Small-subunit ribosomal RNA, central domain from an uncultured bacterium, 350 nucleotides, folded computationally.
Context: one part of a larger RNA
RNA sequence: CUGGGCGUAAAGGGUGUGUAGGCGGCCUAUUAAGUUCCGUGUGAAAUCUCCCGGCUCAACCGGGAGGGUGCGCGGAAUACUGACGGGCUAGAGUGCGGGAUGGGAGAGUAGAAUUCCUGGUGUAGCGGUGAAAUGCGCAGAUAUCAGGAGGAACACCAAUAGCGAAGGCAGCUCGCUGGGACGGUACUGACGCUAAGGCGCGAAAGCGUGGGGAGCGAACAGGAUUAGAUACCCUGGUAGUCCACGCUGUAAACGAUGGGCACUAGGUGUCCGGGGUAUUGACCCCCUGGGUGCCGCAGCUAACGCAUUAAGUGCCCCGCCUGGGGAGUACGGUCGCAAGAUUAAAACUC
Numbered sequence: 001c002u003g004g005g006c007g008u009a010a011a012g013g014g015u016g017u018g019u020a021g022g023c024g025g026c027c028u029a030u031u032a033a034g035u036u037c038c039g040u041g042u043g044a045a046a047u048c049u050c051c052c053g054g055c056u057c058a059a060c061c062g063g064g065a066g067g068g069u070g071c072g073c074g075g076a077a078u079a080c081u082g083a084c085g086g087g088c089u090a091g092a093g094u095g096c097g098g099g100a101u102g103g104g105a106g107a108g109u110a111g112a113a114u115u116c117c118u119g120g121u122g123u124a125g126c127g128g129u130g131a132a133a134u135g136c137g138c139a140g141a142u143a144u145c146a147g148g149a150g151g152a153a154c155a156c157c158a159a160u161a162g163c164g165a166a167g168g169c170a171g172c173u174c175g176c177u178g179g180g181a182c183g184g185u186a187c188u189g190a191c192g193c194u195a196a197g198g199c200g201c202g203a204a205a206g207c208g209u210g211g212g213g214a215g216c217g218a219a220c221a222g223g224a225u226u227a228g229a230u231a232c233c234c235u236g237g238u239a240g241u242c243c244a245c246g247c248u249g250u251a252a253a254c255g256a257u258g259g260g261c262a263c264u265a266g267g268u269g270u271c272c273g274g275g276g277u278a279u280u281g282a283c284c285c286c287c288u289g290g291g292u293g294c295c296g297c298a299g300c301u302a303a304c305g306c307a308u309u310a311a312g313u314g315c316c317c318c319g320c321c322u323g324g325g326g327a328g329u330a331c332g333g334u335c336g337c338a339a340g341a342u343u344a345a346a347a348c349u350c
Stems, first nucleotide, its partner, number of pairs: 003322004007304002012318001014201004021194003025088004030083002033081002035077008048066007091191001092188004096183002103177002106174004115149007125136002162169002206247006215241002220236004258317006266295011299306002323350003332343004
C1' cells in the first nucleotide's frame, strides 16, 4: 500500500417479473461449521534473515541458527455469523370498510370540423405568396343553403392536476379487469430485499397478410426562389398515418439521477384519504397518512446545483465506466422475412 467513480466530465441496464446467488428483524435453548486462542505434526533442498568461516575483498561458496503465508490433528472459548429446535410482532402479507383515478383490453355511441357526392341560390373569379406562378373555375368553381357518404381525431373542461413499472394513457356510455393510498381492527408469523441468466412488456419509424383511406403526407411531379436549389415557400401527391393478427426491440426509452431500508431544520402550493374544533350545513381553521411541485438550513458538489421525492449520512444487492480517434465498427455467435438488433475487438494513429 492492499482503487476511484457513474445528474451535466467516461459510466444507471428502456421497464418489470422472477431463478440461482448475495444480503437479512426481536427473544431463547442446543451445536461448535465459520471465528478466536493453546498444543502438536507438517511446511524437502536451494532461496530469505542473523552469526561464523573459505577464495587477497566482493559477488560467489561452505557451516550453524532462525523465520515461514498455509494445511492436518487434538483441546479450549461461544460474543458475532452459520446449522437445528422453540417463541414473538415492529418488516412483509391477507381479510374488512368507505373513497380517488386520461391504468388496461372489448363493445357501443354523440357532436364540431375537413373532404367528397346530390340538389337549390348565384356569377367570374377562386386559391396561394414576401411577390408570384403551377393548380382549380363559364362543362358554372369560390361563396351560401339543404340532404347524403366516409375516415380520422376528440375543442372548451385542462391544471403548475390524475393514473401507470416503463413505453404511455383524454369525447361519452356499458359490462370485464389491474395496481396503489387511507382507516381502525382481526389473522399469518420473517413468509423479506436485491437480482446474473431466463421470461414478459416496450414510443415512433419499418416489415408480413388482409382490410380501410377523410385529412395530413416521406418518395415523386410541377411552380417559384437562387449563380445553382436534388432544400427552405407554393400546387398536387404514393407509401405511411387508421383497423385485425404476426414480426421488429430501438430512442435525448431523460429526472440524461438503478432498486430497497433507516436516519438528518423548516416554509409554502396542490391532489387523494382519515381525525379534531366550529357550524343548521358546506367552507374556513388545526392535527395526521400518501402523492406531486416550489423555496430553503445543515451537509454534499469542480461548479452549476441537490437538499425528507437527496446529488446529505449509512447498510444490502444488481448494472455500468477506466484517454481521444479507429468503433458501437470488423470478424464470429445469437436473434430477425428483411431492414437490422445484440454481444463485441485489433492493427494503426494522436